[in-house]
RNA sequence: CCACGAAAAGGGCACACCCGUCGCGAGGCGGGGCCGCAAAGCCAGGAAUCUCAAAGUUGGAUUACGAGAUCGUCCGGUUGCCGAA
Numbered sequence: 001c002c003a004c005g006a007a008a009a010g011g012g013c014a015c016a017c018c019c020g021u022c023g024c025g026a027g028g029c030g031g032g033g034c035c036g037c038a039a040a041g042c043c044a045g046g047a048a049u050c051u052c053a054a055a056g057u058u059g060g061a062u063u064a065c066g067a068g069a070u071c072g073u074c075c076g077g078u079u080g081c082c083g084a085a
Stems, first nucleotide, its partner, number of pairs: 004083002012037002017032006035072001041078003045075003048070005056065001
């Protein structure tokens, strides 16, 4: 340095659910919570799943052209704490 993830330390994140709030919605944000997580940090590039009121396109678009959500679904990219075999 690369790969890897036992033990420990200091710290980090926060599922379900509840409250508030924003959104048509999937969901987001804040607080509580604490199922879990070594990238459960970041990036919607590929896949997957989910949503669609309005706008645009269209002969017609809810069986979605399009517009969106999820990185705690997987892959990929990128940064990073600690440390044995």